[in-house]
Context: one part of a larger RNA
RNA sequence: GAACGAGCGCUGGCGGCGUGCUUACACAUGCAAGUCGAGCGAGAAAGGGCUUCGGCCUGAGUACAGCGGCGAACGGGUGCGUAACACGUGGGUAAUCUGCCUUCGGGCUCGGGAUAACCUUCCGAAAGGAGGGCUAAUACCGGAUAAGCUCCCGGAAACUUUGGUUUCUGUGGGAAAAGGUGGCCUCUGUUUACAAGCUACCACCUGAAGAUGAGCCCGCGGCCCAUCAGCUAGUUGGCGGGGUAAUGGCCCACCAAGGCUACGACGGGUAGCUGGUCUGAGAGGACGAUCAGCCACACUGGGACUGAGACACGGCCCAGACUCCUACGGGAGGCAGCAGUGGGGAAUCUUGCGCAAUGGGCGAAAGCCUGACGCAGCAACGCCGCGUGAGUGAUGAAGGUUUUCGGAUCGUAAAGCUCUUUCGGCUGGGAAGAACCGCCCGGUGGCUAAUAUCCAUCGGGUCUGACGGUACCAGCAGAAGAAGCACCGGCUAACUCUGUGCCAGCAGCCGCGGUAAUACAGAGGGUGCAAGCGUUGUUC
Numbered sequence: 001g002a003a004c005g006a007g008c009g010c011u012g013g014c015g016g017c018g019u020g021c022u023u024a025c026a027c028a029u030g031c032a033a034g035u036c037g038a039g040c041g042a043g044a045a046a047g048g049g050c051u052u053c054g055g056c057c058u059g060a061g062u063a064c065a066g067c068g069g070c071g072a073a074c075g076g077g078u079g080c081g082u083a084a085c086a087c088g089u090g091g092g093u094a095a096u097c098u099g100c101c102u103u104c105g106g107g108c109u110c111g112g113g114a115u116a117a118c119c120u121u122c123c124g125a126a127a128g129g130a131g132g133g134c135u136a137a138u139a140c141c142g143g144a145u146a147a148g149c150u151c152c153c154g155g156a157a158a159c160u161u162u163g164g165u166u167u168c169u170g171u172g173g174g175a176a177a178a179g180g181u182g183g184c185c186u187c188u189g190u191u192u193a194c195a196a197g198c199u200a201c202c203a204c205c206u207g208a209a210g211a212u213g214a215g216c217c218c219g220c221g222g223c224c225c226a227u228c229a230g231c232u233a234g235u236u237g238g239c240g241g242g243g244u245a246a247u248g249g250c251c252c253a254c255c256a257a258g259g260c261u262a263c264g265a266c267g268g269g270u271a272g273c274u275g276g277u278c279u280g281a282g283a284g285g286a287c288g289a290u291c292a293g294c295c296a297c298a299c300u301g302g303g304a305c306u307g308a309g310a311c312a313c314g315g316c317c318c319a320g321a322c323u324c325c326u327a328c329g330g331g332a333g334g335c336a337g338c339a340g341u342g343g344g345g346a347a348u349c350u351u352g353c354g355c356a357a358u359g360g361g362c363g364a365a366a367g368c369c370u371g372a373c374g375c376a377g378c379a380a381c382g383c384c385g386c387g388u389g390a391g392u393g394a395u396g397a398a399g400g401u402u403u404u405c406g407g408a409u410c411g412u413a414a415a416g417c418u419c420u421u422u423c424g425g426c427u428g429g430g431a432a433g434a435a436c437c438g439c440c441c442g443g444u445g446g447c448u449a450a451u452a453u454c455c456a457u458c459g460g461g462u463c464u465g466a467c468g469g470u471a472c473c474a475g476c477a478g479a480a481g482a483a484g485c486a487c488c489g490g491c492u493a494a495c496u497c498u499g500u501g502c503c504a505g506c507a508g509c510c511g512c513g514g515u516a517a518u519a520c521a522g523a524g525g526g527u528g529c530a531a532g533c534g535u536u537g538u539u540c
Base pairs, nucleotide, nucleotide: 001540002539003538004537006536007535008534009533010532013386014385015384016383017382018381019379025342026341027340029339030338031337034070035069036068039067040066047058048057049056050055077297078296079295087221088220089219090218091217092216093215096214097213101210102209103208104207105206106205107204109143110142111141112140118133119132120131121130122129123128149174150173152172153170154169155168156167157166158165159164179202180201181200182199183198184197188195189194190193223269224268225267230260231259232258235257236256237255238254240252241251242250272294273293274292275291276287277286278285279284299320300319301318302317303316322333323332324331325330350376352375353374354373358372359370360369361368362367389419390418391417392416399410400409401408402407423481425476426475427474428473429472433467438462439461440460441459442458443457444456445455446454484529485528486527487526488525489510490509491508495524496523497522498521499520505512506511
């Protein structure tokens, strides 16, 4: 000099973007993951209307709940642990998986038994649970069908790391499914307008390929200590097996005795890694907030279940510590999500608004959910921009300071005169961000028996804004409401007076102060920055 997620002191006008570094300490309260009635069975009430007072209609096949599907493994947080294939980079997988999505092919048949909800009996303070009875499905089970799928057994060719792989081939064995909604009467069936029929869409099963995501393996690279020098028994390798989507001591039985190490093993300390950030002429050094990629974790430790995917932040089980409820028998909980509280600390924000946009989940869609996100709020904490007026004005006014008493200086500074009105204030107007989706009208194409419906697409109209009456624009008044902080001995830009008298004090280094202190304190003046200025801490 530069930098900062900063702290402290003095000061503070306005506007646009980032922010718990300490206790991965404990958490009151609210919200943060739901959705689908076009999968299924069931199904209220309040309110309103009528009434012969029994009830009926509506609300409404709506709400709450249940079975089922998809999602909940994303998004959001934190940095504890980890010196490791965790990360970065480059390869490998002939050792693998991949829901939803895209393309192409094939299929979607016949049956069955349950169970929640509901009703009922009972136990319990509660949380909750047990028994009996009824019922549905795109829930579950059995059979059929099935190759380009899979497994086993053969055959042939090619490649090959000699382990095997790929392709072709066959008389063998095995595995699948579900319907829903709309429309129509061409075919079929009948009840002649309906479905068991046809059709469109959405689902379902299966295969191949892709895309995306993930698992595993390897080379290389990036901290400190040798006052850590030897470490190792599942240890190193083999064979066989188990397990996994998959290789492998990953696990197990047996066999062999290996494996690592001064190119630093083992041990200890510290630490999430990277793109990057800061600094520096560079080389390098330090750091890893915000944003982005990867990893790890979710009260502490362990475990599996479900699933395409987890060993799962707002799931389950066990143990532990802690907190809460209890009828003492037993239960409930997990903010390192968004706000917020206590605590710790030098120190770090609102228990705000909205799903209008972007993105995500579900849904055919309308839509619902979304503390992701978009916005607003607080704090000069940082960065950037603007303002606090402009011109003129010499009797060089008054006043302050100083003086050699002549003067000098503050100083064109002020006053005065002439203007301007940014920002702030008041008044009025007032956005873009909105494209969709849906609905209405019209066109084109496709499926089809069908211009029925549906699908795709195009044009026009209509609808949707938290921010926000905000930005912005216009008008009004009036210089009006808006300057401080540090320093002035040298380094280092800036000097005098008074007070003090090795005192009080200053100080980054050298050093000032003991009666003329440009170094202390005050004043006048000056210098430097400026809504900031100094200082402290840390890095280069």